SAM riboswitch aptamer (S box leader) from Clostridium acetireducens DSM 10703, 109 nucleotides, folded computationally. Its mean pLDDT, the model's own confidence on a scale to 100, is 83. The sequence is in RNAcentral, with records from Rfam and Ribocentre.
[in-house]
RNA sequence: AAAUUAUCUAGAGAGGUGGAGGGACUGGCCCAAUGAAACCCGGCAACCGGUAUUAUUUUAAAUAAUAUCAUGGUGCCAACUCCUGCAGCAUUAAGCUGAAAGAUAAGGA
Numbered sequence: 001a002a003a004u005u006a007u008c009u010a011g012a013g014a015g016g017u018g019g020a021g022g023g024a025c026u027g028g029c030c031c032a033a034u035g036a037a038a039c040c041c042g043g044c045a046a047c048c049g050g051u052a053u054u055a056u057u058u059u060a061a062a063u064a065a066u067a068u069c070a071u072g073g074u075g076c077c078a079a080c081u082c083c084u085g086c087a088g089c090a091u092u093a094a095g096c097u098g099a100a101a102g103a104u105a106a107g108g109a
Base pairs, nucleotide, nucleotide: 004106005105006104007103008102013041015040016039017038021031022030023029025085027083028082042077043076044075047073048072049069050068051067052066053065054064055063056062057061081101086098087097088096089095
């Protein structure tokens, strides 16, 4: 970097350093010196993971369901993945649905 599977309308600071940028990309529309990115602290969250119970099976373990744990591995902390980009449906108009793209996780090559 690519492929597979799952998820993406919830949640998260009036802190410190820092100084101008940021929201993937396109077009928009926004955020930002009443301070951007980044780093630290803080926080959110059960994807992997731990624990308990139950069920199933070839009783060794595995799988599934439920509950629980943020001390482990990641992730995340403006706006629906901010909207949009392709297709279908519909409307005077606003719109709806599904893809694509993107993000994250897991195992594998």